[in-house]
The RNA shown here (FMN riboswitch aptamer (RFN element)) has 144 nucleotides and comes from uncultured Methanobrevibacter sp.
Lineage of the source: Archaea > Methanobacteriati > Methanobacteriota > Methanobacteriales > Methanobrevibacter.

RNA sequence: AUUCUCAGGGCGGAGUGAAAUUCUCCACCGGUGGUGAUUCAUUAAAUGAGAAAAUUUAUUUUGAAAAUGAUAAGUCCACGAGCACAAUUGUGUUGAUUUGGUGAAAGUCCAAAACCGACGGUGACAGUCCGGAUGGAAGAGAAU
Numbered sequence: 001a002u003u004c005u006c007a008g009g010g011c012g013g014a015g016u017g018a019a020a021u022u023c024u025c026c027a028c029c030g031g032u033g034g035u036g037a038u039u040c041a042u043u044a045a046a047u048g049a050g051a052a053a054a055u056u057u058a059u060u061u062u063g064a065a066a067a068u069g070a071u072a073a074g075u076c077c078a079c080g081a082g083c084a085c086a087a088u089u090g091u092g093u094u095g096a097u098u099u100g101g102u103g104a105a106a107g108u109c110c111a112a113a114a115c116c117g118a119c120g121g122u123g124a125c126a127g128u129c130c131g132g133a134u135g136g137a138a139g140a141g142a143a144u
Base pairs, nucleotide, nucleotide: 001144002143003142004141005140006139012026013025014024015023028127029117030116031079032078033077034076039070040069041068042067043066051062052061053060054059055058074115075114082093083092084091085090097113098112099111100110101109119131120130121129
């Protein structure tokens, strides 16, 4: 570079009502890449790694890291889907986290309590139902 494949989860119970998987109470779910103090495996290692310090310059002291692979954030960074505009590549827009703990250091670990979730439809307001969608796609994998 080409081709192919894959690439989103979740309404269970109760209540009100003529009607609600849409409201109320409890419950349930978390796309992709990065970062990351997680955990695991392998190699290596106390017959002393790597690094630092000291001096007598080749010894002494300190003493367990390092490499590779896998894994680790809904609310930290970036992106995708969606929506609006343009009509060609695009441009714009697009949600949410605090407190406590440990520690040299936590937005990521541990604990607790919160919060968020496109558009259209609907006998009643939807993260979870139906539809655009047998679509598109961040990207991931494989083959050549």